[in-house]
Context: one part of a larger RNA
Molecule: small-subunit ribosomal RNA, 3' major domain
Organism: uncultured bacterium
RNA sequence: UGACGGGGGCCCGCACAAGCGGUGGAGUAUGUGGUUUAAUUCGAUGCAACGCGAAGAACCUUACCUGGUCUUGACAUGUCGCGAAUCGUGCAGAGAUGCGCGAGUGCCUUCGGGAAUGCGAACACAGGUGCUGCAUGGCUGUCGUCAGCUCGUGUCGUGAGAUGUUGGGUUAAGUCCCGCAACGAGCGCAACCCUUGUCCUUAGUUGCCAGCACGUAAUGGUGGGAACUCUAAGGAGACUGCCGGUGACAAACCGGAGGAAGGUGGGGAUGACGUCAAGUCAUCAUGGCCCUUACGACCAGGGCUACACACGUACUACAAUGGGAGGUACAAAGGGUAGCGAAGCCGCGAGGUGAAGCCAAUCCCAGAAAACCUCUCUCAGUCCGGAUCGCAGUCUGCAACUCGACUGCGUGAAGUCGGAAUCGCUAGUAAUCGCGAAUCAGCAUUGUCGCGGUGAAUACGUUCCCGGGCCUUGUACA
Numbered sequence: 001u002g003a004c005g006g007g008g009g010c011c012c013g014c015a016c017a018a019g020c021g022g023u024g025g026a027g028u029a030u031g032u033g034g035u036u037u038a039a040u041u042c043g044a045u046g047c048a049a050c051g052c053g054a055a056g057a058a059c060c061u062u063a064c065c066u067g068g069u070c071u072u073g074a075c076a077u078g079u080c081g082c083g084a085a086u087c088g089u090g091c092a093g094a095g096a097u098g099c100g101c102g103a104g105u106g107c108c109u110u111c112g113g114g115a116a117u118g119c120g121a122a123c124a125c126a127g128g129u130g131c132u133g134c135a136u137g138g139c140u141g142u143c144g145u146c147a148g149c150u151c152g153u154g155u156c157g158u159g160a161g162a163u164g165u166u167g168g169g170u171u172a173a174g175u176c177c178c179g180c181a182a183c184g185a186g187c188g189c190a191a192c193c194c195u196u197g198u199c200c201u202u203a204g205u206u207g208c209c210a211g212c213a214c215g216u217a218a219u220g221g222u223g224g225g226a227a228c229u230c231u232a233a234g235g236a237g238a239c240u241g242c243c244g245g246u247g248a249c250a251a252a253c254c255g256g257a258g259g260a261a262g263g264u265g266g267g268g269a270u271g272a273c274g275u276c277a278a279g280u281c282a283u284c285a286u287g288g289c290c291c292u293u294a295c296g297a298c299c300a301g302g303g304c305u306a307c308a309c310a311c312g313u314a315c316u317a318c319a320a321u322g323g324g325a326g327g328u329a330c331a332a333a334g335g336g337u338a339g340c341g342a343a344g345c346c347g348c349g350a351g352g353u354g355a356a357g358c359c360a361a362u363c364c365c366a367g368a369a370a371a372c373c374u375c376u377c378u379c380a381g382u383c384c385g386g387a388u389c390g391c392a393g394u395c396u397g398c399a400a401c402u403c404g405a406c407u408g409c410g411u412g413a414a415g416u417c418g419g420a421a422u423c424g425c426u427a428g429u430a431a432u433c434g435c436g437a438a439u440c441a442g443c444a445u446u447g448u449c450g451c452g453g454u455g456a457a458u459a460c461g462u463u464c465c466c467g468g469g470c471c472u473u474g475u476a477c478a
Stems, first nucleotide, its partner, number of pairs: 001478002003475003007472007015462002019425005026316008034307002042053002064302007073125001077124002079121005086103007107114002127291002130289003136285002138280003141276001143274001148187006154163003167178003193268004198236007208225002212223003239262001242256005318418001322377006334365003339358002344353003384415001389410007431454007
């Protein structure tokens, strides 16, 4: 100087408390451990691994296994030789592959050849998701959006170092004020950026319709309008600016006015010096080591989907604030040409048929759901719950056996609110309800990322648990 303390002081955080809803019990989905297996490819392992890499394992993917094959190679550059390239097709085979047949002979040219491309030969070489993340770059997690981490000059100390950065107040903040052997500065904080909340200006199509007409069974449907909504560009607005009080005459805090908004308005992006030899050699790059007729490459089938069990994360429930039937209303944000696909018709339905429109403020996906109104069920393993299984089908795709999703009929399991323990959340939040997108042939009603609808309760307080910041103290620790 740090680190640590079941030392002290001050302070903060959904850290506790006060509340609301869960997890832990059930079924299923998914990940992991374990076990099994020819293989169940590999990585991630307290917080910070476990719906994680994977924004989509039937083949492919795929790295694993079994079997069948290749050896300048599936891929790159160079040399030589032959043939344009390319297309169609027969036989054998699981295919890779092997053996054939036919069509075609193009472009530039100094007529030597060249470009592009295919095949063959030999050699330089290719190739490796093989090892080492404890050799590395890059990227990322974490403490933590915590308020800290340092430097120059000066001063003090023999020195390590200290001071500044401590102190009195204050703040979300090393934020600001005052004081002070310090005076300044840098990286962080804040602001500048995006979005949302109010108003104004400009602009009105595909969006809008107040007033004026026309028209319809109905609809901004038509003429028209530029007011309103909205769209999208610019601007205004919030700064403790004003008033009162407290304070040290300061910084600031408390209350008020005005205001759409008040003291960082809400949300996001943004992550200091560093810590964990944290994670990743399987995104990529890369040193070293290793393989080179194989640890490389191709193909078929299988596996990654196994199942006594254990754990994590979710979904669905156990019902009446509910289930069922009928009727009726209101979103936002997205996506669409190898695409979204309307109306109509067929089917109980998944879906089929059909083809209008749309490169989309125009057309389509698209019916929002909870909510509201009426009826029914009356506390039961039920008209709750839906697992499991049987049959019959639909769609995608060469192909749904291992191993897809969905539909109809039947079947109707566990489950009556969950032990010890444990998690999230302070407001348009929790809870609850549906909608969309990426990936994608198909496959997420349960994952992820977004969007809107309905919409709470509680916070006395900081004694205690956890984590953190500053000062101080002890130490046989570095």